[in-house]
Context: one part of a larger RNA
RNA sequence: UGCUGGCCGUCUGACCGGAAGGACGGAUUAGUACGAAAGGAACAUCCGUCCGUGGCCUCUGGUCUACCGGUUGUUAAUAGCAUAGCCGGGCAGCUAAGCCAUAUGGGGAUAAGUCCUGAAGGCAUCUAAGGACGAAGCCCUCCGGGAAAAUAGACGGCCACUCUCCCGACUGCUUCGCAAGGAGCGGAAGGGAGACGAAGGCUCUCCUAGACGAGGAGGUUGAUGGGGCAGCGGUGUAAGCCCCAAGUCUUCGGACGAGGGGUGAGCUGGCUGCUCCCAAUCGCCUGAGG
Numbered sequence: 001u002g003c004u005g006g007c008c009g010u011c012u013g014a015c016c017g018g019a020a021g022g023a024c025g026g027a028u029u030a031g032u033a034c035g036a037a038a039g040g041a042a043c044a045u046c047c048g049u050c051c052g053u054g055g056c057c058u059c060u061g062g063u064c065u066a067c068c069g070g071u072u073g074u075u076a077a078u079a080g081c082a083u084a085g086c087c088g089g090g091c092a093g094c095u096a097a098g099c100c101a102u103a104u105g106g107g108g109a110u111a112a113g114u115c116c117u118g119a120a121g122g123c124a125u126c127u128a129a130g131g132a133c134g135a136a137g138c139c140c141u142c143c144g145g146g147a148a149a150a151u152a153g154a155c156g157g158c159c160a161c162u163c164u165c166c167c168g169a170c171u172g173c174u175u176c177g178c179a180a181g182g183a184g185c186g187g188a189a190g191g192g193a194g195a196c197g198a199a200g201g202c203u204c205u206c207c208u209a210g211a212c213g214a215g216g217a218g219g220u221u222g223a224u225g226g227g228g229c230a231g232c233g234g235u236g237u238a239a240g241c242c243c244c245a246a247g248u249c250u251u252c253g254g255a256c257g258a259g260g261g262g263u264g265a266g267c268u269g270g271c272u273g274c275u276c277c278c279a280a281u282c283g284c285c286u287g288a289g290g
Base pairs, nucleotide, nucleotide: 005159006158007157008156009155010154011153015145016144017143018142021051022050023049024048025047026046027045028044034039052102053101054100055099056098060096061095062094063093067089068088069087070086071085072082073081074080091270105141106140107139108138113133114132115131116130162195163194164193165192166191167190170187171186172185173184174183175182176181196289199286200285201284202283204218205217206216207215224279225278226277227275228274229273230272231271232269233268234267235266240263241262242261243260244259247256248255249254
C1' cells in the first nucleotide's frame, strides 16, 4: 500500500518449518523352539546406558568486578591504586558436569509382492469390471509459524453511516426584455475546511520482554520504578565499653601498647511484600463518516 466504512478481540488453517532420532546392554520369553548331542534363538513385555536434539535452574556444582569478612604495601589517616591487590565465602542472574523431555503406538492410502472372485477365451487366469492384504518409506495423530491464502477468510463486539461553512459540473421556478441576455429564489454529483468521534499512537514510570522496532505492566479511580519499613537471604560477631597483656616511656602519680578474651552484632541484597514519601502531573497527534 492492498484486502471497498473504520477499529478491537477470538479463531479457522491453505501453506511452510521442526521433532517423533540413532545405537547398545540387562531381565523375562527360555535352557523353550530347533537339534542325536554339543549347542542354542526370536516375536512380545519390562528396566536401563551412551550419542544427538530441545527446555530448565528445585537439587549438585561453576561463576557471581552487587555484597560480607580477613589481610599486605603506599598515607599521619580515610579514600584510591596495586589482576577485583591478594585470600575465604556468597543471593539473584547466567550456566553444565546438574534436572526434565525426546514413548510405545494407532489410523489412512500405497510400493514390490501375496491373494479372492472372475470373464474376454465353456477350461485356466491376482485384472479386464469388482474385492482383500502389504514397508524403517508417504499422509494424519505431536510442536511452532501462518489472512498479502489476490478465491486477500469466519465469528463476536465498539464507533460511524452526522452537523456547520465554502466552491460547485449540471439543473428547476419566478421576473424583466422583441430577442440575445440580465436579476432573484432554490436543488445537486463531486471537492475543500472545521466540529464530533470508536480506537490507536506520541509523551511519561517500567519489565522476569528486548539489537532497534516489537511484546507486556502501569500512569493519581495509581503500587509502574525509586525511597522507607518489614520479611527472607549473604557474610560471620561491627563500633563502643570492660578485662588481660610482651614491652616502651615516666614528673614514679601513671600513660601508651601489637595481640587475646568478654559483652554486643554490624554491614548488606538486581529477592518477596507493605507503604503514595519521590517520579509517572499536564498534555499532543492520527482517525472512518458512502
Predicted 3D model of a 290-nucleotide part of an RNA (large-subunit ribosomal RNA, domain VI) from an uncultured archaeon.